A computed fold for a 104-nucleotide RNA from Actinomycetospora succinea, annotated as Glycine riboswitch aptamer. Model confidence (mean pLDDT): 75 of 100. The sequence was found by an Rfam model in a public genome assembly. Lineage of the source: Bacteria > Bacillati > Actinomycetota > Actinomycetes > Actinomycetospora.

RNA sequence: GGACGCCGCGCGGGAGAGACCUGCAGACAGAAGCCUCUGGGUGCAGGCGCCGAAGGAGCAACUCCUCCCCGGAACCUCUCAGGCACCCUGACCGCGCGGAGGAG
Numbered sequence: 001g002g003a004c005g006c007c008g009c010g011c012g013g014g015a016g017a018g019a020c021c022u023g024c025a026g027a028c029a030g031a032a033g034c035c036u037c038u039g040g041g042u043g044c045a046g047g048c049g050c051c052g053a054a055g056g057a058g059c060a061a062c063u064c065c066u067c068c069c070c071g072g073a074a075c076c077u078c079u080c081a082g083g084c085a086c087c088c089u090g091a092c093c094g095c096g097c098g099g100a101g102g103a104g
Stems, first nucleotide, its partner, number of pairs: 006099008018048001020047006028039004049084003055080001056078003062072002
């Protein structure tokens, strides 16, 4: 002095699947002589359907080791959780900053 990779932070991008059905409440609007009726963003509960890229779980190519065992291991699978208008979340990717270590 210092590459690749690793960890953390910030910014940007970032998919999928019913804003379905029922009930309750209800901002607001209209009608109405009264009781009330109609529509109704939104919230809650239940039901069915569905998604998968937070997390979780499982198998496993592969990896570690002389071998076996153990360990690590997916955007594959399951869908517990989460999600299915918008918002939020979001694996992963890019850029920047910081940290440890460190090839040559």